[in-house]
Context: one part of a larger RNA
RNA sequence: UCAUAGUUAAGGAACUCGGCAAAAUGCCCCCGUAACUUCGGGAGAAGGGGGGCCAAAGUGGGUGUAGGAGUUUUCCUCCGAAGCCUGCGGUGGCCGCAGAGAGUAGGCCCAAGCGACUGUUUACCAAAAACACAGGUCCGUGCGAAGUUGUAAGACGAUGUAUACGGACUGACGCCUGCCCGGUGCUGGAAGGUCAAGGGGACUGGUUAGCUCGUAAGAGCGAAGCUGAGAACUUAAGCCCCAGUAAACGGCGGUGGUAACUAUAACCAUCCUAAGGUAGCGAAAUUCCUUGUCGGGUAAGUUCCGACCUGCACGAAUGGCGUAACGAUUUGGGCGCUGUCUCAACUGUGAACUCG
Repeated sequence: UCAUAGUUAAGGAACUCGGCAAAAUGCCCCCGUAACUUCGGGAGAAGGGGGGCCAAAGUGGGUGUAGGAGUUUUCCUCCGAAGCCUGCGGUGGCCGCAGAGAGUAGGCCCAAGCGACUGUUUACCAAAAACACAGGUCCGUGCGAAGUUGUAAGACGAUGUAUACGGACUGACGCCUGCCCGGUGCUGGAAGGUCAAGGGGACUGGUUAGCUCGUAAGAGCGAAGCUGAGAACUUAAGCCCCAGUAAACGGCGGUGGUAACUAUAACCAUCCUAAGGUAGCGAAAUUCCUUGUCGGGUAAGUUCCGACCUGCACGAAUGGCGUAACGAUUUGGGCGCUGUCUCAACUGUGAACUCG
């Protein structure tokens, strides 16, 4: 000096991002116990008191002698002084600093966010507000089901049958879940438009037997066959088109003016849109400006709680707002407690180091 234990005057979180760590609480009995609540809880709420040993009244239970009663009278049943065993226990006394004497052995309360809950998770830096969940809704599926897997046979689904199975979203419970189908998707429709291969083969090209012309070289015409190209017409789904559908993907405005102080605008006008954000909440796990403003708490509060609404950029199953209980969750405050600190000291053990 370090590590690890222990103790500490006065103060008691002044430490620090933050009470991290430590301290404190801790068992049994009795008293007592709030808001809130889904009436189950909350609750071991909180907060108090007692606890050792000795003596001896009182009292409960067991066993049961003497005795008593009953009786089917050679032995059973019931009651039961005493004695013994075991509880409760007012009172009196004894000892210590201390009686759950060591050890084992909850700190508590208030308010808020998130998630209902018990569960699950990044084996080896994250346990959570993430995942799951019961519940809710939508979509598909009529059974050789849909769906999954396999080239297939086949298998799972299921030895199930729509109160079943598969998929998607939401996530207990309570109150609710507004408007928009223009875009994208999905479902339905079939009149019309478009539209592939295929069918079709009008018209037409090549080749050429042959014919004509030519002295020749060659030129022109050219049937059948073979072959190339190919119009009209015909033809499915899809797309266009017409509807429906948002607990499908998603979306949910701007400008100007106006009231007898001012300010504001219930009101009016106008442009645009598929429709212009309803209820509820709101500087929020969302608010940039921002430490917004006001109130509370503090002597002093960028955090916290309650409001306001100017929502940069909340908002209704990508759910909205509440909510008892629950949480090794996050945030703020308080009581108790303490070497976290003011401010450090000493001691035990182990190590480093120095000397021998």